Annotation: Small-subunit ribosomal RNA from an uncultured prokaryote, 1473 nucleotides, folded computationally. It matches the Rfam family "Bacterial small subunit ribosomal RNA". Rfam links the family to the GO terms structural constituent of ribosome and ribosome.

[in-house]
RNA sequence: AGAGUUUGAUCCUGGCUCAGAACGAACGCUGGCGGCGUGCUUAACACAUGCAAGUCGAACGCGAAAGUCACCUUCGGGUGGCGAGUAGAGUGGCGCACGGGUGAGUAACACGUAGACAACCUGCCUUUUUGCCUGGGACAACCUUUCGAAAGAGAGGCUAAUACCGGAUAAUACCAUUCAUCGCAUGGUGGGGUUGAAAGGAGCAAUCCGCAAUUAGAGGGGUCUGCGCAGCAUUAGCUUGUUGGUGAGGUAACGGCUCACCAAGGCUGCGAUGCUUAGCGGGUCUGAGAGGAUGAUCCGCCACACUGGAACUGAGACACGGUCCAGACUCCUACGGGAGGCAGCAGUGGGGAAUUUUGCGCAAUGGGCGAAAGCCUGACGCAGCAACGCCGCGUGGGUGAAGAAGGCUUUUGGGUCGUAAAACCCUUUUCCGAGGGAAGACAAUGACGGUACCUCGGGAAUAAGCACCGGCUAACUCCGUGCCAGCAGCCGCGGUAAUACGGAGGGUGCAAGCGUUGUUCGGAUUUACUGGGCGUAAAGGGCGUGUAGGCGGAUACAUAAGCCGGAAGUGAAAGGCCAGGGCUCAACCCUGGAAGGCCUUUUAGAACUGCACAUCUAGAGAGAGUCAGAGGCAGGUGGAAUUCCAGGUGUAGAGGUGAAAUUCGUAGAUAUCUGGAGGAACACCGGCGGCGAAGGCGGCCUGCUGGGACUUCUCUGACGCUGAGGCGCGAAAGCGUGGGGAGCAAACAGGAUUAGAUACCCUGGUAGUCCACGCCGUAAACGAUGAGCACUCGAUGAGGUGUGAGUAAUACCCCUCGCGUGUCACAGCUAACGCAAUAAGUGCUCCGCCUGGGGACUACGGUCGCAAGACUAAAACUCAAAGGAAUUGACGGGGGCCCGCACAAGCGGUGGAGGAUGUGGUUUAAUUCGACGCAACGCGCAGAACCUUACCUGGGCUUGACAUCCCGCGCACCCCCCAGAGAUGGGGGUUUCCCUUCGGGGGCGCGGUGACAGGUGCUGCAUGGCUGUCGUCAGCUCGUGUCGUGAGAUGUUGGGUUAAGUCCCGCAACGAGCGCAACCCCUGUUCCUAGUUGCCAACGGGUCAUGCCGGGCACUCUAGGGAGACUGCCAGUAACAAGCUGGAGGAAGGCGGGGAUGACGUCAAGUCCUCAUGGCCCUUAUGGGCUGGGCUACACACGUGCUACAAUGGCGGCGACAGAGGGCAGCGAAAGGGCGACCUGGAGCGAAUCCCUUAAAAACCGUCUCAGUUCGGAUUGUUCUCUGCAACUCGAGAGCAUGAAGUUGGAAUCGCUAGUAAUCGCAGAUCAGCAUGCUGCGGUGAAUACGUUCCCGGGCCUUGUACACACCGCCCGUCACACCAUGGGAGUUGGUUUUACCCGAAUGCGGUGCGCUAACCUUCGGAGAGGCAGCUGUCCACGGUGAGGCCAGCGACUGGGGUUAAGUCGUAACAAG
Repeated sequence: AGAGUUUGAUCCUGGCUCAGAACGAACGCUGGCGGCGUGCUUAACACAUGCAAGUCGAACGCGAAAGUCACCUUCGGGUGGCGAGUAGAGUGGCGCACGGGUGAGUAACACGUAGACAACCUGCCUUUUUGCCUGGGACAACCUUUCGAAAGAGAGGCUAAUACCGGAUAAUACCAUUCAUCGCAUGGUGGGGUUGAAAGGAGCAAUCCGCAAUUAGAGGGGUCUGCGCAGCAUUAGCUUGUUGGUGAGGUAACGGCUCACCAAGGCUGCGAUGCUUAGCGGGUCUGAGAGGAUGAUCCGCCACACUGGAACUGAGACACGGUCCAGACUCCUACGGGAGGCAGCAGUGGGGAAUUUUGCGCAAUGGGCGAAAGCCUGACGCAGCAACGCCGCGUGGGUGAAGAAGGCUUUUGGGUCGUAAAACCCUUUUCCGAGGGAAGACAAUGACGGUACCUCGGGAAUAAGCACCGGCUAACUCCGUGCCAGCAGCCGCGGUAAUACGGAGGGUGCAAGCGUUGUUCGGAUUUACUGGGCGUAAAGGGCGUGUAGGCGGAUACAUAAGCCGGAAGUGAAAGGCCAGGGCUCAACCCUGGAAGGCCUUUUAGAACUGCACAUCUAGAGAGAGUCAGAGGCAGGUGGAAUUCCAGGUGUAGAGGUGAAAUUCGUAGAUAUCUGGAGGAACACCGGCGGCGAAGGCGGCCUGCUGGGACUUCUCUGACGCUGAGGCGCGAAAGCGUGGGGAGCAAACAGGAUUAGAUACCCUGGUAGUCCACGCCGUAAACGAUGAGCACUCGAUGAGGUGUGAGUAAUACCCCUCGCGUGUCACAGCUAACGCAAUAAGUGCUCCGCCUGGGGACUACGGUCGCAAGACUAAAACUCAAAGGAAUUGACGGGGGCCCGCACAAGCGGUGGAGGAUGUGGUUUAAUUCGACGCAACGCGCAGAACCUUACCUGGGCUUGACAUCCCGCGCACCCCCCAGAGAUGGGGGUUUCCCUUCGGGGGCGCGGUGACAGGUGCUGCAUGGCUGUCGUCAGCUCGUGUCGUGAGAUGUUGGGUUAAGUCCCGCAACGAGCGCAACCCCUGUUCCUAGUUGCCAACGGGUCAUGCCGGGCACUCUAGGGAGACUGCCAGUAACAAGCUGGAGGAAGGCGGGGAUGACGUCAAGUCCUCAUGGCCCUUAUGGGCUGGGCUACACACGUGCUACAAUGGCGGCGACAGAGGGCAGCGAAAGGGCGACCUGGAGCGAAUCCCUUAAAAACCGUCUCAGUUCGGAUUGUUCUCUGCAACUCGAGAGCAUGAAGUUGGAAUCGCUAGUAAUCGCAGAUCAGCAUGCUGCGGUGAAUACGUUCCCGGGCCUUGUACACACCGCCCGUCACACCAUGGGAGUUGGUUUUACCCGAAUGCGGUGCGCUAACCUUCGGAGAGGCAGCUGUCCACGGUGAGGCCAGCGACUGGGGUUAAGUCGUAACAAG
């Protein structure tokens, strides 16, 4: 410090997620030791048991027992001494208000910080001064007694005190007033008067401890104040003791703290009141910091003590282990009554994911009491439990390669675990055993503890796990699994080769721990103070006016609130930081230092801001003059047009549409003319012209009225800008009341369209549109751009307007300056697009608004509205994105340009028939498998009777039909017989392989063992290779440079041209590569060379005839090499470029024709059954051999071809003319036989020689005459031929006989542009045989193309896009199913709170007090003072009744919302969707 994730890729916006640190944690797996810490975060839920606050005999009175000793004894016991003035309770004093616990309540002067008290208190302690004189009466305990189950209570009697009371004296207490003095206003201090204290105990004593008053202090507390310290405005108004005053009461003390009276105030947008949440701080965690979160342990403060109320005592409490009352709960009870309060320490139940021992000790520290000894102390010190945390240590060290065994893996060579182990040598932290043995203590006292620590002995001995290994993120392989099981923090893995699941090996990271979960901060500049934004990503209010507020021009002087410097105070300790020190180190602990505030006081300064005062004119405003304008309101007025009405003319249609129909019209429409009515809107001018704040404003005239611009001078003197709330304006639609209503026109009706058409189109048509008045208050109210001010190069307008100058001129033109309004463009800005003086630039001021998408412009609540609805505005839940701009593609029922038998123009077919062939389907034991739009279907198959053959049946084989290695035996090989369907099994016979260095080697056969063979078994979606296709389409890229943040662009676009990214020109491009073309082959012309097997012109010979022979190589031909064609020439055209058009010459002319040749890539296209190959699977079978069958089935459907339907024909006759091929297990001549297939025959030929081999159509002659025929040949019968081991399933052919459908083919659809289509035959491959298929060959030989609108496919440019699996795309809504959260809901339940009233415990205060009453008084009388009980008034807790508010739970039914691989209906959006 960043990273992952939106996209095909990019930049940006933006959310989600991760890596870090932390924890009072919990859970999973694991666990050796020690030190130091920490340990109910939940039920402030309920608690058994024990302990946690007592102490003092030196304040006081009383006062046992057990036991023992002695004596007495009636032997039951009694008395006395000791025990003992002990135990014990009581009076009294001090303590119990500390210490310890908890965080419920509390949003508050509770807390923090700084102050104030002249408005206060203070036991114990320290200190000052003074005093302690003199009297009195009681009450507990105790004794007697009564009641009660108990708890306890009552009555009578005795008694002491440091208990209680009177008197004296004293004070700074109280009262009054003036004087003196001081201060800070009330006041402080001194002087007068009045009231008014005390206690003793111990000691021989000294003396000590106490007591009363008083002074000062320390420490503690109380009260008040400034500032700071949560959320919600969907809480906006709150308040009657309320705010203040006077007086009184009350308190330690100020005060409405309380009361009476008077006044009507007080708080609040700088957030009152209400609701919700919460103890606060030092600190803690995190962070670079600013911040954010938090408030365990430790320290300070507060609050609470079962719940609520209350006071008493006291220095201090409204009191955790006190009291009273009420309530709930628990317990005891004799039913009459009583008792209790662990949020003290342990502990129990419960709750919970979760948190310890009913331990030891007062030895230390501290506390209470005491003179002290001492007692008490679950405070505390220790121990126990828990890896809960932090820190430290260990589980061994060295040597050790045969790189052992074993595991894992492997390309089988190896690699790896791995010096790791073993083995040898060594050490002993820890551990075990033994011995010694602390500090903590300052005189005594040690729980911890025989602990820490030390020494000796023993022995590698007792001690390693957890998570992870797809990216982020360090770490990879094998097996299993097969969208299953599972993983997952995000992205995402898993559908047969998973580094992502599970296991293993290996590795990585941490380590007595490691992971997971939860939470906080960080990363997140993702609430932005530091440090963000708002044209299009979320975000400018519709516009104005203006209140509060914020901000504000120039000069001088003053002030000192802000601001800045110094000083002082404080900011507790602990913690953190720095330094040093102590435990062996560290954690931990100790000492010292520094630091820390928006704090307080004081002092100094005066630039800036503020405040005060004075002045100024540049901002702002006013006056004067001039000007433009659909600015607003009101009244009047004009013409054109539509419609309607009346009349005239006139006749059959009109109207409407893509086409129609509804509709109107013979009752006279439409059309046309005249007249009239009525409403609404104002053509032309008219213009990115004008005006207005926006909405908006358009005939003309008049009136009233707002704003603006310019010019110059004068005046005011900062009067300004913005503007939360408020107020006003505010299109259209809509609402109310009343008018008006021509045209238009939601709704509605009808007609069309359509699968439907509640739409688009048409005919009608009501609200409405118009006017008046009143509402509504919203719009893509947009420049999607708030207002104001200032600053920052330019260009231009065929803009408006004004001023000034020029000119005779107010016209026109030009120039200058302002104002307004547009365009282009620099700098700058921006994610880019773009903005660019009218900023989205550079700055300042103020306002509004945003913080992922959906839910949601929603719900609830509130305000407004007549309603419709508007404004304000969430949450649950859900997603890993949603989005902006730009890029490359693809696509468009977008555009432009251009190609192609793409259409059109033609010729011939297919689709109908029969049969052939392939496919689907069906069938079957099997009908083997593959191929499926074009680009599967006469395809793999250039040829299934057996074989092929992969399929089925049956009967057989198991190292195998085939390869390599090993062992044994033999020698090959061949022939015969038997069984059998054959495979196979059995038997017999003949012969005795090759090489040799003579050792042997090789080959073959048989038998055997195991390694292995074998598989047309699966995966073409694991692959290679090969192939199809777009497409022989003209494209596809690269280097360098340039442009862009980038994806990318440029080049390759543009203007021409071409078959072509072909060429030319231009150009931030310049070049290059793969393609195109050319180079290659065939063919068309010619030349040269060569001349057999080819050829034969001339010469010779021969034949009935024939290059038959001699001979020749001229010609044809053969097959090698050249030439030739290049827009080269001419003309026209073009930019005078490329090129195009025409012409000449030429065999051939603009690529002459044909072939081969197939760019980057696309289709997970095809093929594991050609071959090769990874993985998986089978191994007496999924391998191998054999027989027979099947692949040839047949209701059907489709594709491709064949033959036809006939006369351009059929049939018969008849020596016309090719090319290209093939041939030795072959082609096979002549001759002969057969009607024929064919047979006999065997010449010649390994072929320019011989053979296949008579080409056919055509031509010529004849016949048939339009018919199911002399067309057509299927089918069937029969007789044959050939091939072959074998033609039954299931071959081809021949003869004779038979003679089916079919008379030109629906919708639809295919091929072809010239030697092409059409038509005719020939040959070849495969092959024993089998061709309508395929591949080639030649013969005959057309028609048509105007043209590019349309269909299909393609190329280039451009445009839009929400597509990128790329339109066979994306995507919306209802309905149906399931689940989830949520709103409404008759109501119902609970909580909380307000208010009115009722009741009114205990207590305090008041009244009364005829009952009771020791101290004082007394006249001695129960007469008085005083007091008490009782009664009563007042305040009030709990409780009750009624009415409200708020919150929450449930709720039949109901509303929408979200989610959910393959449901229904449609097609709304994205392309002109």